[in-house]
RNA sequence: UAAUGAAAAGGCAAACCCAUUGUAAGGUGGGGACGCAAAGCCACGGGCCUUGAGUUCAGGCAGCCGGGUUGCAAAAC
Numbered sequence: 001u002a003a004u005g006a007a008a009a010g011g012c013a014a015a016c017c018c019a020u021u022g023u024a025a026g027g028u029g030g031g032g033a034c035g036c037a038a039a040g041c042c043a044c045g046g047g048c049c050u051u052g053a054g055u056u057c058a059g060g061c062a063g064c065c066g067g068g069u070u071g072c073a074a075a076a077c
Stems, first nucleotide, its partner, number of pairs: 004073002011036002016031006034063001040069003044066003047061004052057001
């Protein structure tokens, strides 16, 4: 320096269960670990999901992809 995620430290937590909240998708808390180098954060582009209406409005998903931004380690060179 940072390809990379080998090793180490630390972190997060799918399904499922319980509680709670919401019309719903979904959120939050507890248990639980399938996985994750951004599975930290942001709905900006695409995508997907939900309720009402019926073609546009409202809401959601960052653990679908891209983008923005912050960040851990770094054998190798």
A computed fold for a 77-nucleotide RNA from a Syntrophomonadaceae bacterium, annotated as c-di-GMP-I-GGC riboswitch aptamer. The organism belongs to Syntrophomonadaceae, within Bacteria. Its mean pLDDT, the model's own confidence on a scale to 100, is 82.